[in-house]
RNA sequence: AGGGUGGACCUUCCGAUCGCGGGGAGCUCGCUCCCCGAGGAAAGUCCGGGCACCGCAGGGCAGGGUGCCAGCUAACGGCUGGGCGCGUAAGGCGACGGCACGUGCAACAGAAAGCAGACCGCCGCGCCCUCGCGGCGCGGUAAGGGUGAAACGGUGCGGUAAGAGCGCACCAGUGCCCGUGGCGACACGGGCAGCUGGGUAAACCCCACCCGGUGCAAGGUCCGAGAUGGAGAGAGGGCUCGCCCGGCCCGCCAUCAUCUCCGGGUCGACCGCUCGAGGCGCGCGGCGACGCGCGUCCCAGAUAGAUGAUCGGACCCGUCCUCCGGGGCGGCGACAGAACCCGGCUUACCGGUCCAACCUGCGA
RNA sequence: GGGGCUGUAGCGCAGCUGGGAGCGCGUCGCAAUCGCACUGCGAAGGUCAGGGGUUCGAAUCCCCUCAGCUCCACCA
Repeated sequence: AGGGUGGACCUUCCGAUCGCGGGGAGCUCGCUCCCCGAGGAAAGUCCGGGCACCGCAGGGCAGGGUGCCAGCUAACGGCUGGGCGCGUAAGGCGACGGCACGUGCAACAGAAAGCAGACCGCCGCGCCCUCGCGGCGCGGUAAGGGUGAAACGGUGCGGUAAGAGCGCACCAGUGCCCGUGGCGACACGGGCAGCUGGGUAAACCCCACCCGGUGCAAGGUCCGAGAUGGAGAGAGGGCUCGCCCGGCCCGCCAUCAUCUCCGGGUCGACCGCUCGAGGCGCGCGGCGACGCGCGUCCCAGAUAGAUGAUCGGACCCGUCCUCCGGGGCGGCGACAGAACCCGGCUUACCGGUCCAACCUGCGA
Repeated sequence: GGGGCUGUAGCGCAGCUGGGAGCGCGUCGCAAUCGCACUGCGAAGGUCAGGGGUUCGAAUCCCCUCAGCUCCACCA
């Protein structure tokens, strides 16, 4: 210098005029002035919490979720650090407990697919003949061929009728024991064993841990309207839990236990509501996620939903001119938009800034 | 704002305990008829909404996204 990789951050800016939502102040009471006014994802609603109400949520079953280790956190399926596996490197990816609890599944092909298996081939024995390393039968054999996603270790030597962990050496892998390091996952080293026990748990399942339900249309206060209207079912039902036990309430032959259907009225105001696990800066502790302390700031609260439009300039891109100072013309600015609030994940996205390490070339 | 469900041929649907993508109607061709309909025979037609993962193998199991449908207000 070039190239790719990973991460963090920003998300057009400035001024004027008109307009919109919220708050405050003033007075001549319907005008004026001041302050504030979308996002990194406000999104998908996939997780986790706060908050609110309900049988205060106890026990058992069912159901759901998570899954290497340690930590962070209010909590998490998130994050940080580490281990292991895959990958040439920076680096990236990993639903990463258990098929030696039991059960299931594996189409097609293939001889055989799960207490394996003899199609071709190889070897032995017997018989037959047209005497050809021919044919038939019985037996041995997993070294070779072939099928498959997958065929019960690999290489070599010995061994054998031919073969085979049948024996041996080395290598890979499994289990057990011991030692060392580490909180741990695990790593390294040594010994023994048997020769090797297949895959699938995002199949049922087993093990460990976690989960009460419903969601601001939660819930509360006030005002107003109207019909405690009609039909049917009904002995059990309700209490914001799928079932059982325990608790409370209502009802049991119908006039309001309750359920279903058809109808009636309202579509108002206020609280919840925005100051919060809050933002920014500095210091300290920690590898880090993060924690602690100090200072400082107030930063949307609408209810069919405000945050917009126009003009001028700057930035960016294209093109033309140039006296290289610049100037003219045209165009673009994405994804998207709060609705109780936070922490994450995921997805969408024009363009830009910064940082880290890696590879290649050149120079010192 | 919150909850639930669905997406497979032109239309309506099955398949969703993982191995062949199917059924009915419709379309096309042939037969039958003087001709049409009905009928019979045959054929075409599929990104299983899209992407990724698990698995030897995915419409089916898991995750993300997209589209559509549906339910939920209060009073007595």
Description: Predicted 3D model of RNase P RNA and transfer RNA as a complex of 440 nucleotides. Rfam match: Bacterial RNase P class A. Rfam classes the family as a ribozyme. The literature on the family includes a 1998 paper in Annu Rev Biochem by Frank and Pace, "Ribonuclease P: unity and diversity in a tRNA processing ribozyme". Its mean pLDDT, the model's own confidence on a scale to 100, is 77.